RNAcentral holds the full RNA, with entries from ENA. Predicted 3D model of a 357-nucleotide part of an RNA (small-subunit ribosomal RNA, central domain) from an uncultured prokaryote. The coordinates come from a structure-prediction model, not an experiment, and the mean pLDDT is 82.

[in-house]
Context: one part of a larger RNA
RNA sequence: UUGGGCGUAAAGGGUUCGUAGGUGGUUUUGUAAGUCAUUCGUUAAAUCUUCAGGCUCAACCUGGAGGCUGCGGGUGAUACUGUAAAACUAGAGGAUGGGAGAGGCAGAUGGAAUUGUCGGUGUAGCGGUAAAAUGCGUUAAUAUCGACAAGAACACCAAAGGCGAAGGCAAUGUACUGGAACAGUUCUGACGCUCAGGGACGAAAGCGUGGGUAGCGAAUGGGAUUAGAUACCCCAGUAGUCCACGCCGUAAACGAUGAAUGCUAGGCAUUGGGAGUAUCGACCCUCUCAGUGCCGUUUAACCAAGCUAACGCGUUAAGCAUUCCGCCUGGGGAGUACGGUCGCAAGACUAAAACUC
Numbered sequence: 001u002u003g004g005g006c007g008u009a010a011a012g013g014g015u016u017c018g019u020a021g022g023u024g025g026u027u028u029u030g031u032a033a034g035u036c037a038u039u040c041g042u043u044a045a046a047u048c049u050u051c052a053g054g055c056u057c058a059a060c061c062u063g064g065a066g067g068c069u070g071c072g073g074g075u076g077a078u079a080c081u082g083u084a085a086a087a088c089u090a091g092a093g094g095a096u097g098g099g100a101g102a103g104g105c106a107g108a109u110g111g112a113a114u115u116g117u118c119g120g121u122g123u124a125g126c127g128g129u130a131a132a133a134u135g136c137g138u139u140a141a142u143a144u145c146g147a148c149a150a151g152a153a154c155a156c157c158a159a160a161g162g163c164g165a166a167g168g169c170a171a172u173g174u175a176c177u178g179g180a181a182c183a184g185u186u187c188u189g190a191c192g193c194u195c196a197g198g199g200a201c202g203a204a205a206g207c208g209u210g211g212g213u214a215g216c217g218a219a220u221g222g223g224a225u226u227a228g229a230u231a232c233c234c235c236a237g238u239a240g241u242c243c244a245c246g247c248c249g250u251a252a253a254c255g256a257u258g259a260a261u262g263c264u265a266g267g268c269a270u271u272g273g274g275a276g277u278a279u280c281g282a283c284c285c286u287c288u289c290a291g292u293g294c295c296g297u298u299u300a301a302c303c304a305a306g307c308u309a310a311c312g313c314g315u316u317a318a319g320c321a322u323u324c325c326g327c328c329u330g331g332g333g334a335g336u337a338c339g340g341u342c343g344c345a346a347g348a349c350u351a352a353a354a355c356u357c
Stems, first nucleotide, its partner, number of pairs: 004328003007311002012325001014201004021194003025088007033081002035077008048066007091191001092188004096183002103177002106174001108172002110154001114150008125136002162169002206247006215241002220236004258324006266295011306313002330357003339350004
C1' cells in the first nucleotide's frame, strides 16, 4: 500500500458559509465517451508455456507454435454511468397565513441586595474561626431608622423547559433584525449533498488605548496552622472582573459521538403547530408534523430486532446502507526542536529526528 478503524483503547476538524473537486431524484429520445462482445493489426530479442530436435541424460542450446500485458483500427450491444435535447414533481427553494422562543443588536426604565456618605436612636463591643489572632470600634463602631450616591448582577417565575451553527443566551417594555416549526393552496423545476484551500464567528484568561470600579478577587501584606506552610482557614487587597474600540484564536470548545439522505417494533413524559370528537366556551380525549428527554432486562408469556471487547447505544443509533470531508497506525522523546505563516506580546498553527523501552 491493500485492508482495518475513530463514544470510553490511537483517532471527528470548536462551529459554520462556501470555491475547486467528488457525488447526485423520476421519465422519454438521440449519441456511443466510459462499459461489454467479436474481429484484425501490433505488442524486438531474451524470459514463460507447449511440441520437436541437439550436446550419452539433465541443466543448457536450437527451431516451430502459443501465451502474457497494453495500445490502435473495424463491426456490433445499449442495462448502468457520461453527454445532448425535451418533460415531471416526491428532493431543494420561493410566496401566503396564524402562532412559539433567555436568537442577535441598540438605547430606555425598574426593584431587592451590597458598599459608601450624611442625619437620628443607642452603647461597648463587633467581626471572624475547629479554636483564635491580625482587623474594625468611645474621633461612637456593630445594631436600627431615614435620605442620598455608585457600580455590578437580575430572586420568585424556572422546568428532564425554550432559542441559537457552535461559543452561548434569563429583570421589564420599545425600535431594528436573523433563523426554525406548522397549515393548506400555489409558484420555480434537481436549482441538491458534501467540501481540500479560503472567509466569517468563536467561553474564560490574557494584551493595547481610553473610561469605570460597589462586590468579588490572581499577585502582595498581615494573622493563624505546621517541623516547615512560598498552601488549605481568617483580615486586608492590586491587576482583573464592567464599558467602548482593536487584538488574541485557545478549552474536558464534550454527546469525549463530522455533515446529509433513506430504511428498521414500541411505551411514557414534555415543548410548539395543526386536525378531529365533545362543549355555550375552555380543559380532557384521539390522530398527526417538528423538537426535547426517559425506559427498552432475567423471572412461562409482554418486557423489540440489531450492534458492541465490555460498558452501553437502541427512529435524537454506537442498527442497516449510500455520498463527501477530517483524522488514527506501539509508549516515551513531543504537540517538542528547526523552518515557515500569523501575533504588540503571551503565544497559536503547521510539524520531525536522533536516542530509548